[in-house]
Background
The prediction has a mean pLDDT of 89. Predicted 3D model of a 346-nucleotide part of an RNA (small-subunit ribosomal RNA, central domain) from Arundinibacter roseus. Its Rfam family is "Bacterial small subunit ribosomal RNA". NCBI's taxonomy places the organism under Bacteria, Cytophagia, Cytophagales, Spirosomataceae, Arundinibacter. The full RNA is in RNAcentral, with records from ENA.

Context: one part of a larger RNA
RNA sequence: UUGGGUUUAAAGGGUGCGUAGGUGGCUUUAUAAGUCAGUGGUGAAAUGCGGUCGCUCAACGAUCGAACUGCCAUUGAUACUGUAUGGCUUGAGACAGAUGGAGGUCGCCGGAACGGAUGGUGUAGCGGUGAAAUGCAUAGAUAUCAUCCAGAACACCGAUUGCGAAGGCAGGUGACUACGCCUGGUCUGACACUGAGGCACGAAAGCAUGGGGAGCAAACAGGAUUAGAUACCCUGGUAGUCCAUGCCGUAAACGAUGAGGACUCGCUGUUGGCCCUUCGGGGUCAGUGGCUUAGGGAAACCGUUAAGUCCUCCACCUGGGGAGUACGCCGGCAACGGUGAAACUC
Numbered sequence: 001u002u003g004g005g006u007u008u009a010a011a012g013g014g015u016g017c018g019u020a021g022g023u024g025g026c027u028u029u030a031u032a033a034g035u036c037a038g039u040g041g042u043g044a045a046a047u048g049c050g051g052u053c054g055c056u057c058a059a060c061g062a063u064c065g066a067a068c069u070g071c072c073a074u075u076g077a078u079a080c081u082g083u084a085u086g087g088c089u090u091g092a093g094a095c096a097g098a099u100g101g102a103g104g105u106c107g108c109c110g111g112a113a114c115g116g117a118u119g120g121u122g123u124a125g126c127g128g129u130g131a132a133a134u135g136c137a138u139a140g141a142u143a144u145c146a147u148c149c150a151g152a153a154c155a156c157c158g159a160u161u162g163c164g165a166a167g168g169c170a171g172g173u174g175a176c177u178a179c180g181c182c183u184g185g186u187c188u189g190a191c192a193c194u195g196a197g198g199c200a201c202g203a204a205a206g207c208a209u210g211g212g213g214a215g216c217a218a219a220c221a222g223g224a225u226u227a228g229a230u231a232c233c234c235u236g237g238u239a240g241u242c243c244a245u246g247c248c249g250u251a252a253a254c255g256a257u258g259a260g261g262a263c264u265c266g267c268u269g270u271u272g273g274c275c276c277u278u279c280g281g282g283g284u285c286a287g288u289g290g291c292u293u294a295g296g297g298a299a300a301c302c303g304u305u306a307a308g309u310c311c312u313c314c315a316c317c318u319g320g321g322g323a324g325u326a327c328g329c330c331g332g333c334a335a336c337g338g339u340g341a342a343a344c345u346c
Stems, first nucleotide, its partner, number of pairs: 003318004007300002012314001014201004021194003025088003029084003033081002035077008049065006091191001092188003095184003099180002103177007110154001115149007125136002162169002206247006215241002220236004258313006266291011295302002319346003328339004
């Protein structure tokens, strides 16, 4: 490379938008580039293959044939693909009317709790643990009451719930904004799918500048435990956690399952919309769960939300270690990220 694969054995890109490219619904006419058929030319010889023959056989050789799967020209065919042209509506989009949600950004507001300050009551302990000690406390702690301050997070509702492309999103309310689903079948008329590069978004930690700092808490200090204890436990505690702006660009970024489309038994929950209803419920579309048929799978399991049966496009894998390392290049303030080997070894 071919082939075979990618939930868990190696392997789906973290996610989206989208360029080139690849692929593409039903139908009319034209064309005849691809495609198919006929004919002609060419495709050197030798070699190879088949027949026959010559050296006693064979090797070797002679001769005839097929073949040389190709290329060029020409005459036709028109189903499929392409190209051009006209039409269509079911794909896609738009429009109208309803509707849904922790979707996003910004502002304002709220209560509980923790902590602190001040004052009151009150007196000897509090705290912490397996047990203790460090620590706090007669300069009045802990407890309790009142008032005030500050920051962060939003109990109950709350749920196999909902929304979002993913990351993710939860107190209330307002403004702005994006989206889905349903119904109608009004409009456009294939406008589509995928997507190498590219661009954008992207938890936490980390970085830069300026704020903020209640609680928590890497580092650090002390107390314990222990043979030791650079830990687990305890008392403290700084970055950080929070906000604004700008970087970083990685995660078990997971459904460890790429996107889109078509097809293939059922049962049972639930969310949103619509229709019907005898008000018990039933139907339907879109989502989200459980169980299961056929089928698939090494099995676990998957099973209309497929890992079944197929099509299109992209990404990726090819024994373990060395190694996601070295080198080079690109990006970054740095940390580091991306790309990514080999020797050697089993």